A computed fold for a 346-nucleotide part of an RNA from a metagenome, annotated as small-subunit ribosomal RNA, central domain. The coordinates come from a structure-prediction model, not an experiment, and the mean pLDDT is 87. It matches the Rfam family "Bacterial small subunit ribosomal RNA".
Context: one part of a larger RNA
RNA sequence: CUGGGUUUAAAGGGUGCGUAGGCGGGCUAGUAAGUCAGUGGUGAAAGCCCGGAGCUCAACUCUGGAACUGCCAUUGAUACUGCUAGUCUUGAAUAUAGUUGAAGUGGGCGGAAUAUAGCAUGUAGCGGUGAAAUGCUUAGAUAUGCUAUAGAACACCGAUUGCGAAGGCAGCUCACUAACCUAUCAUUGACGCUGAGGCACGAAAGCGUGGGGAGCGAACAGGAUUAGAUACCCUGGUAGUCCACGCCCUAAACGAUGAUUACUCGACAUUUGCGAUAUACUGUAAGUGUCCAAGCGAAAGCGUUAAGUAAUCCACCUGGGGAGUACGUUCGCAAGAAUGAAACUC
Numbered sequence: 001c002u003g004g005g006u007u008u009a010a011a012g013g014g015u016g017c018g019u020a021g022g023c024g025g026g027c028u029a030g031u032a033a034g035u036c037a038g039u040g041g042u043g044a045a046a047g048c049c050c051g052g053a054g055c056u057c058a059a060c061u062c063u064g065g066a067a068c069u070g071c072c073a074u075u076g077a078u079a080c081u082g083c084u085a086g087u088c089u090u091g092a093a094u095a096u097a098g099u100u101g102a103a104g105u106g107g108g109c110g111g112a113a114u115a116u117a118g119c120a121u122g123u124a125g126c127g128g129u130g131a132a133a134u135g136c137u138u139a140g141a142u143a144u145g146c147u148a149u150a151g152a153a154c155a156c157c158g159a160u161u162g163c164g165a166a167g168g169c170a171g172c173u174c175a176c177u178a179a180c181c182u183a184u185c186a187u188u189g190a191c192g193c194u195g196a197g198g199c200a201c202g203a204a205a206g207c208g209u210g211g212g213g214a215g216c217g218a219a220c221a222g223g224a225u226u227a228g229a230u231a232c233c234c235u236g237g238u239a240g241u242c243c244a245c246g247c248c249c250u251a252a253a254c255g256a257u258g259a260u261u262a263c264u265c266g267a268c269a270u271u272u273g274c275g276a277u278a279u280a281c282u283g284u285a286a287g288u289g290u291c292c293a294a295g296c297g298a299a300a301g302c303g304u305u306a307a308g309u310a311a312u313c314c315a316c317c318u319g320g321g322g323a324g325u326a327c328g329u330u331c332g333c334a335a336g337a338a339u340g341a342a343a344c345u346c
Stems, first nucleotide, its partner, number of pairs: 004317003007300002012314001014201004021194003025088007033081002035077008049065006091191001092188003095184004100179001103177007110154001114150008125136002162169002206247006215241002220236004258313006266291009295302002319346003328339004
C1' cells in the first nucleotide's frame, strides 16, 4: 500500500460558514482526453520461464523460443467518465400567503423574597446543631407593623414541552434581527453534497480596565467533631458570582453516535401546521418520545431520529505505561492552549 475499524473495547473534530480539492439529477447532439481494440516502432545483452544440446551427472555453459505486463506513433470503436452546445424539472433556491417558538440584540416596566437603614410596639433572649460552642443582644436584639434604599434571580404556568449550528435560551412589554415549518406549485433551471487550510461563534472557571456588590461564597479566621481533622457540621468572610468593553478557547463541549442522500414491517403518545369535517374519527408534512418486525451487534442494545442496506466527502484509530509529557514552533498580558515525540519498561 491493500485491508480493518471509530455508542460503551484505541478512535467523530465543541459547533457552523466556506476556499482549494473530491463527488454529483433526466434527455439529445458533437468531440474523442480518459477507456477499449488492431497495426507499426521501441522495450540492449545477460538473468527469470519453456524446448533442445555439451562437459560421465549436476552446478555450469551453449542454442532456439517465449516473456519484457511499459513507452511512442497510427487506424478505428463510443457504452461509461470528461469536455462543448442545447434542453427538462423531480434535487436546490426564490416568490406569494400564513403559522410557531424560553431563537438573538437593545430599551422600558413589575411583584414576591432577601439584606440594610429610619420610626413605632415590645422585653430577654436570639441564632445554630446529632448535641454544642464561636456569633448577635438591656448602647434594647430576635419577633411584629409602616416607610425608604440596594443588588441579584424570575415561584405558580412548566411538561417525556418548545427554540437554536453548537455553547445555550424562561417575569411582562416595546423596537430591531434571524429561522424552521405549512400551503400554492407561480419563478430560476443542477444553481447541488462534502469540505484540507481559513474565518466566525463557543458553558463554567480565569485574566485586564472601569463600575457594582443584596444573597451565595473558593481563600482565610474562629467554634465544634476527632487519636489527629489543614475536611465533612456551625458562625463570620475576601476574590468571584452581576454590568460595559477587551482577552482566554477549554469541558463527561455527550446521543460518549460527523455531514448529506436514497431504500427497508408496524403500534402508541405528544408539539406545530395543512386538507376534509359532525366534536368523534381519519389523511398528510415537519419535529419530539416509548415499544417492537426484518436486519445488525461481542453483548448491553440499536431498530424510518439506525448502531440496518448502500453511496459521496471530511475527521480520527493501530498494545499498556512513559505522556497529552519533553523539545521546537504558533497563539496568549498571564494562567496556559494548540501541534506533539523518543529513550526506557511490561